[in-house]
Source information
A computed fold for a 1515-nucleotide RNA from an uncultured prokaryote, annotated as small-subunit ribosomal RNA. It matches the Rfam family "Bacterial small subunit ribosomal RNA". RNAcentral holds the sequence, with entries from ENA.
RNA sequence: GAUUAGAGUUUGAUCCUGGCUCAGAUUGAACGCUGGCGGUAUGCUUAACACAUGCAAGUCGAACGGCAGCGCGGGGAAGCUUGCUUCCCUGGCGGCGAGUGGCGGACGGGGGAGUAACGCGUGGGAAUCUGCCCAGUAGAGGGGGAUAACUCGAGGAAACUCGGGCUAAUACCGCAUGUGCCCUAAGGGGCAAAGAGGGGGCUCUUCGGAGGCCUCCCGCUAUUGGAGGAGCCCGCGUCCGAUUAGCUUGUUGGUGGGGUAAUGGCCUACCAAGGCGACGAUCGGUAGCUGGUCUGAGAGGACGAUCAGCCACACUGGGACUGAGACACGGCCCAGACUCCUACGGGAGGCAGCAGUGGGGAAUAUUGGACAAUGGGCGCAAGCCUGAUCCAGCAAUGCCGCGUGGGUGAAGAAGGCCUGCGGGUUGUAAAGCCCUUUCAGUGGGGAAGAAAAGCGUGGAGCUAAUACCUUCGCGUCUUGACGUUACCCACAGAAGAAGCACCGGCUAACUCCGUGCCAGCAGCCGCGGUAAUACGUAGGGUGCGAGCGUUAAUCGGAAUUACUGGGCUAAAGCGUACGUAGGCGGUUCGGUCAGUCGGAUGUGAAAGCCCCGGGCUCAACCCGGGAACUGCAUUCGAUACUGCCGGACUAGAGUAUGGUAGAGGGUGGCGGAAUUCCGGGUGUAGCGGUGGAAUGCUUAGAUAUCCGGAAGAACACCAGUGGCGAAGGCGGCCGGCUGGGCCCACACUGACGCUGAGGAACGAAAGCCAGGGGAGCGAACGGGAUUAGAUACCCCGGUAGUCCUCGCCGUAAACGAUGAAUACUAGGUGUCGGGGGUUUCACCCCUUUCGCGCCGCCGCAAACGCAUUAAGCACCCCGCCUGGGGAGUACGGCCGCAAGGUUGAAACUCAAAGGAAUUGACGGGGGCCCGCACAAGCGGUGGAGCAUGUGGUUUAAUUCGACGCAACGCGAAGAACCUUACCUGCCCUUGACAUCCUCGGAACUUGUCAGAGAUGACUUGGUGCCUUCGGGAACCGAGUGACAGGUGCUGCAUGGCUGUCGUCAGCUCGUGUCGUGAGAUGUUGGGUUAAGUCCCGUAACGAGCGCAACCCUUGUCCCUAGUUGCUAGCGAUUCGGUCGGGAACUCUAAGGAAACUGCCGGUGACAAACCGGAGGAAGGUGGGGAUGACGUCAAGUCAUCAUGGCCCUUAUGGGCAGGGCUACACACGUGCUACAAUGGUCGGUACAGAGGGUUGCCAACCCGCGAGGGGGAGCUAAUCCCAAAAAGCCGAUCUCAGUCCGGAUUGGAGUCUGCAACUCGACUCCAUGAAGUAGGAAUCGCUAGUAAUCGCGAAUCAGCAAUGUCGCGGUGAAUACGUUCCCGGGCCUUGUACACACCGCCCGUCACACCAUGGGAGUUGGCUGCACCAGAAGUAGGUUGUCUAACCUUCGGGAGGACGCUUACCACGGUGUGGUCAAUGACUGGGGUGAAGUCGUAACAAGGUAGCCGUAGGU
Repeated sequence: GAUUAGAGUUUGAUCCUGGCUCAGAUUGAACGCUGGCGGUAUGCUUAACACAUGCAAGUCGAACGGCAGCGCGGGGAAGCUUGCUUCCCUGGCGGCGAGUGGCGGACGGGGGAGUAACGCGUGGGAAUCUGCCCAGUAGAGGGGGAUAACUCGAGGAAACUCGGGCUAAUACCGCAUGUGCCCUAAGGGGCAAAGAGGGGGCUCUUCGGAGGCCUCCCGCUAUUGGAGGAGCCCGCGUCCGAUUAGCUUGUUGGUGGGGUAAUGGCCUACCAAGGCGACGAUCGGUAGCUGGUCUGAGAGGACGAUCAGCCACACUGGGACUGAGACACGGCCCAGACUCCUACGGGAGGCAGCAGUGGGGAAUAUUGGACAAUGGGCGCAAGCCUGAUCCAGCAAUGCCGCGUGGGUGAAGAAGGCCUGCGGGUUGUAAAGCCCUUUCAGUGGGGAAGAAAAGCGUGGAGCUAAUACCUUCGCGUCUUGACGUUACCCACAGAAGAAGCACCGGCUAACUCCGUGCCAGCAGCCGCGGUAAUACGUAGGGUGCGAGCGUUAAUCGGAAUUACUGGGCUAAAGCGUACGUAGGCGGUUCGGUCAGUCGGAUGUGAAAGCCCCGGGCUCAACCCGGGAACUGCAUUCGAUACUGCCGGACUAGAGUAUGGUAGAGGGUGGCGGAAUUCCGGGUGUAGCGGUGGAAUGCUUAGAUAUCCGGAAGAACACCAGUGGCGAAGGCGGCCGGCUGGGCCCACACUGACGCUGAGGAACGAAAGCCAGGGGAGCGAACGGGAUUAGAUACCCCGGUAGUCCUCGCCGUAAACGAUGAAUACUAGGUGUCGGGGGUUUCACCCCUUUCGCGCCGCCGCAAACGCAUUAAGCACCCCGCCUGGGGAGUACGGCCGCAAGGUUGAAACUCAAAGGAAUUGACGGGGGCCCGCACAAGCGGUGGAGCAUGUGGUUUAAUUCGACGCAACGCGAAGAACCUUACCUGCCCUUGACAUCCUCGGAACUUGUCAGAGAUGACUUGGUGCCUUCGGGAACCGAGUGACAGGUGCUGCAUGGCUGUCGUCAGCUCGUGUCGUGAGAUGUUGGGUUAAGUCCCGUAACGAGCGCAACCCUUGUCCCUAGUUGCUAGCGAUUCGGUCGGGAACUCUAAGGAAACUGCCGGUGACAAACCGGAGGAAGGUGGGGAUGACGUCAAGUCAUCAUGGCCCUUAUGGGCAGGGCUACACACGUGCUACAAUGGUCGGUACAGAGGGUUGCCAACCCGCGAGGGGGAGCUAAUCCCAAAAAGCCGAUCUCAGUCCGGAUUGGAGUCUGCAACUCGACUCCAUGAAGUAGGAAUCGCUAGUAAUCGCGAAUCAGCAAUGUCGCGGUGAAUACGUUCCCGGGCCUUGUACACACCGCCCGUCACACCAUGGGAGUUGGCUGCACCAGAAGUAGGUUGUCUAACCUUCGGGAGGACGCUUACCACGGUGUGGUCAAUGACUGGGGUGAAGUCGUAACAAGGUAGCCGUAGGU
């Protein structure tokens, strides 16, 4: 100085763990939509697949013989226009095809197949070679024989080949010399060479030229050194797999020999038996390595395009030749595959060079220009060659830059979209006005990239030389592919130039329409089932912009492999100890300096990154410099710590002596209780067992009981969060054997220690093998029950087993779910063992030490919790984890007799799976409490008949809604028409109803006809109101279109209203406090209450909605008032409060009083309160009503009403008639009436309250048996009427019977209402007289003026199916011990896998579909081991079969060579047998996934048999 960001998603909510996903950066990219310009970079990532065509390596005549082609010169001939053309000859010249020769084709260029390797990187090393280049030394003498080209001939289709003959060299070979170099046995031996050209003068000449001399230059030979290059060796680093654990015979080393430029098993013979490997050999898979690139704060992770270094490769495999260099991309030979030519006999080829083609693929360019520059090859040079290179072309492939205009402009235009209809928005945006002209376009101008070479001239060097040559300076002249270059100027005109994605959250940006779990979207969570900001358009907006999105891929976020920097109750401590390797290790002294630290030196290529500066107008890009390259090596130094070496020590560890506790282990013996069995006795009918039973046992004598005996197993009490052990585990008593611990004092050893991968040992139960044993218990099995079933739970039996011995197995929820060791860090308390102290010698007490527990601080922890026995703080070592499922499965290995154990995946699939805690809800959990909840009672329902509602069925329609409680005498306080919404038929279409417009007409009304009616036709009367005289208002009719209308749909779009939990006692808030948080506290607790009512306590203190009270009514009294009500006393009386009167009483209706646990006693915490009492009309809420907290049920209602959206519009609207809602085999709910004597019937007689009444109630009186009719008084009501109250009471009768009970049903006759009683009214009378004799399982109401019972009234209403509903009074009970149980509820607590909350959740088989996978008789292919066969080309060895220029020769031949043959090695190929991988396979195994399948109910609550783990058997 730089540098670190998170979010969504598990839950009702929370914290944590944990995975998935997103935002970033990047790319040799591809795809979709779009596309103006320039600069710069990049561009087959796939088939190292196959390739047409052209080009990519030549050059040198100053090495050579030459001369085919071109040009010049010379000579000859011919034609002729006498200086031109043609032909011939001529290497003389410029030059040059082919050839000999030299150098180069080993560089440059390509792609990355192979390779896990000294291949690469880095740093070192010694036993090497090196053409061209540089420097040095020395030399270059003299000979020889060939051969291509050429020529002649031959073969062949061709490629090409063969034979004869001639010839040159810087081609080839000897000899000489040897400065030197090499070998050596130290004597000696061996090894070279080449010339070409320029200039000068000299000689000769056939006058063309030739020779030698001098000199220069280029070469040549030998050698020394250098530079650069190459080969070899070594340390370190360099991917994954152990489900690859052992590999190796030239293997490891040695000796001799060979080979190479050189070391070396590189090769060979012999000898030895080594070498490598858990620090991962071998094997398998994958891969070129690096500088670097991308990402990242970094450490890391991923990658290895372009550029640069190295390697390996060149159709596949093998091989060598040449050469300085190759085992050679554009060379050779062989084998193979492929392609092409062929005359079928044979030949040719190798783009992973540049372009290009086919193919593959999502995908990657031109068969371009130039050698102008840079570089390379050859050459003295000019120069030639150069698909290296420089340029251009194509591609938005990337990066960078620029533009598509700027200013002004409100009538906020039009159009679009939205709208609450006012407007908003698009939007200064456009138009309009004023400007500018980059880029593109047109025209013109115009750099730099170029320095050389050449020529001229001057100087210097060389030299005998002023020559040649070299070099420096000056002058001159020439060279540009790009290129219509960059750049500059002018001209014209806003002119030619904007898209893409997104807008539910993450994530920046919202509305309308369409669609209706469809179509579709989706990165994750998730959207879509009629009001979708999430789909598809649109308008608007947001983001980026010549691009934008998508996909793929890498890093990041991910501390999600954690070195930096994680954990093990969520996934995770091995069951336990012992111990090998390894890791780590006490105190002290000395040495050493390996680690460690510091300095210096070398290296760490360049490019890149970073910094500074510079060049293109900027930037990208490029140039220069610096820094960096965290590394390695060498060297010098430091010595604290670690290591190593040596010495010493005692605090760790161990040993010895002395004590001590113990279910420690193994072994032998002994004991009593109990069970069962056997024998005997007593004894008799049952025993046993269960929820209740049965199976079972028993009169052949059980059970019970007594005595005796046998056998096996286990050891009551003691017994204890007591003891011992490493864990598993260990329990009667005694003996002997044996391991470990603890304590005290000190003596000894002197770090001997800790941990512990592998390893080996121990290791409950079950299980296995063999042999025993077998009392009890008891898988399997049998039987009995239970049950829908019951292969279970319960019962009766019962085999393995349980026990012993030998041997296996090796697992458990083998748990403290807590590895071992050491040290440190408050305490308190209990207990086991040992020691010490004090002591009143006895319980105590103090102290120390080792164990085992509890509580608790700091600290830790997600929380729960842990807390000197750590889960605290540290150090050391080991084991283990990395989302859930698949799966502890498959395959493979190892172990096992088997069962199985151990090690241990993947495909596929999900967006979670989890831990702890919170609030609820729930429990066949617990505690406390309440309620007509049960119980105690009374009366019912369920049985009958009828009424009524519902379901079902039926129907043209039986309109619709309501469905557990909380639908079903409910909406409906009244369906014959109407109502009415339904059905059938007949009609209407601006409509029955509202508003607006136009025209006409008052409105209205009488009657006739047709029709079922709606309606239609005709007809009678009638001209109103206001007026400014235009007309207007209301009404009627006609017409047009806006619109009306809809009981059509959605109560799951809604408002409102209502039901229900429940008149249950609860539901919350503020502040504070506690908790990371959800939350808790308050509101819990002790009492008490009808009550969260009140009191006390209390980290809570207060408050709100509820409770209570306030309201109405009723019960007592008072005051006021006194008609229509009342009438005590007084008077009258028709005897009726009727009249006068009265205001006392009753009553009416307005106000008030009264009740508050106020008083007394007791209980209680002295409280709240409760119990009892007094007084009082009333007593502890006096009775009743109204009043319904936060909320729940998507509860009910779109058909009361209102209302969004959708739908119908000559109909789903409207009118009318008739029908239906009243149907009827059935089923249910709610009621009425009964079954009778507490009754029925008849007669007589008494007493209410509350209501209603003018289209109404209707008196008296008359008629009718009666319903009713007539009649008409009174009453708009404390006046009159409905109106008779009934049960009751007093009498009479009936006498237990289907009746004098009961009244259904049916027949007949009537009454009333009404337009109309057929479908389908009520009532009356006469007759009829059904079921029913108290109602199975089950079930309802009610706690006092209640139940029961009795009647009365009202609403609706013409009438009425009312037995309903809502009210009113009369008579008027029984019972409550109590809270075990049923139901509902409240509070606390507990468990939970539930939260749609138990009507929850959830498991497994089976059935169906799809997916991946294991096994599988096998089949196919790849790679590979071993054994063997075979053996091309080539190299090496052998070889007299053939041939042979240089050298030697004694001339015979030899040396050497070539061919041939042969041996060794070896590629391809083949045979046999293994291993391994992949694909495939009838069938088969399990697994996963999939709105509504089947069977059961295993788990979660005590889940209804607690659950779970291991094991075995069964289903």